Context: one part of a larger RNA
Molecule: small-subunit ribosomal RNA, central domain
Organism: uncultured bacterium
RNA sequence: UUGGGCGUAAAGAGCUCGUAGGCGGUUCGGUAAGUCGGGUGUGAAAACUCUGGGCUCAACCCAGAGCCGCCACCCGAUACUGCUGUGACUCGAGUGCGGUAGGGGAGCGGGGAAUUCCUGGUGUAGCGGUGAAAUGCGCAGAUAUCAGGAGGAACACCAGUGGCGAAGGCGCCGCUCUGGGCCGUGACUGACGCUGAGGCGCGAAAGCGUGGGGAGCGAACAGGAUUAGAUACCCUGGUAGUCCACGCCGUAAACGAUGAGUGCUAAGUGUUAGAGGGUUUCCGCCCUUUAGUGCUGCAGCAAACGCAUUAAGCACUCCGCCUGGGGAGUACGGCCGCAAGGCUGAAACUC
Numbered sequence: 001u002u003g004g005g006c007g008u009a010a011a012g013a014g015c016u017c018g019u020a021g022g023c024g025g026u027u028c029g030g031u032a033a034g035u036c037g038g039g040u041g042u043g044a045a046a047a048c049u050c051u052g053g054g055c056u057c058a059a060c061c062c063a064g065a066g067c068c069g070c071c072a073c074c075c076g077a078u079a080c081u082g083c084u085g086u087g088a089c090u091c092g093a094g095u096g097c098g099g100u101a102g103g104g105g106a107g108c109g110g111g112g113a114a115u116u117c118c119u120g121g122u123g124u125a126g127c128g129g130u131g132a133a134a135u136g137c138g139c140a141g142a143u144a145u146c147a148g149g150a151g152g153a154a155c156a157c158c159a160g161u162g163g164c165g166a167a168g169g170c171g172c173c174g175c176u177c178u179g180g181g182c183c184g185u186g187a188c189u190g191a192c193g194c195u196g197a198g199g200c201g202c203g204a205a206a207g208c209g210u211g212g213g214g215a216g217c218g219a220a221c222a223g224g225a226u227u228a229g230a231u232a233c234c235c236u237g238g239u240a241g242u243c244c245a246c247g248c249c250g251u252a253a254a255c256g257a258u259g260a261g262u263g264c265u266a267a268g269u270g271u272u273a274g275a276g277g278g279u280u281u282c283c284g285c286c287c288u289u290u291a292g293u294g295c296u297g298c299a300g301c302a303a304a305c306g307c308a309u310u311a312a313g314c315a316c317u318c319c320g321c322c323u324g325g326g327g328a329g330u331a332c333g334g335c336c337g338c339a340a341g342g343c344u345g346a347a348a349c350u351c
Stems, first nucleotide, its partner, number of pairs: 003323004007305002012319001014202002017199001021195003025089002028085004033081002035077007048066007092192001093189003096185005104178007111155001116150007126137002163170002207248006216242002221237004259318006267296013300307002324351003333344004
């Protein structure tokens, strides 16, 4: 490289946007580049195939005929692809209009419960902790309890295989600003689309820089236990950190371990948000349909497990990735980073 693959065997980039590129709906006309047919030229000889001949045969040699991709030019065809058109269409895509659900995002303000601490009251000998204990706290008055105050962080119930978001992720209440989705309508644009090498951006936790904050929790650390030991599990403390602002880092079992888009392919049942219809005094119930989200299950697929209209089925387009285990996500180089390190990414050797 070809081929075959990528849920779990090696393999889907953490996610989005988007450049080049690749691919691209329907109708009519033009063109004839791709494509197809014919012709001319070229296609050296040798070789190869066929026929005939020469060495006594054969190998070998000689002669004739055939063959010769491709390429250039000319003539023609026009289904498909391309190019092009004053163009044309509406089902893809988008816009408008009318609705609708939502922990989607940012900022500001507010609230109650609880823990801790401080002050005061009541009150007295223990509290705490464990498998059992001890370290620890307490007559300088703890624990318990009442009142007041301070401060930080997180928002019980509602809460749900429920909702929103591209992913990371998002949950007390209100206000302001703001993104997207879905449904209905079919008014408007008229292919404006899909994917996306590079690239820009976003990206949990931990970590880093500067400044703040610090209630609880709590790496490190200290002590008490346990144990043969115990640099652990358990207990008492406790610093970074966890929180905020701004700037970095750019990773993850970033998982559905399943790239994005489109079309097609049995059913059954639950649920969320709409729309239409039927019934109804109302609550509600029933039917249809769209978008999402679960379960069961046929065909089909699969090594099996299982997947199964939310496909891992049947197809098409585009991107990414894999190619035995170890060495190794290492070394070297390059790029990025304050650093930690990240991205790219071998070989010897060995089985």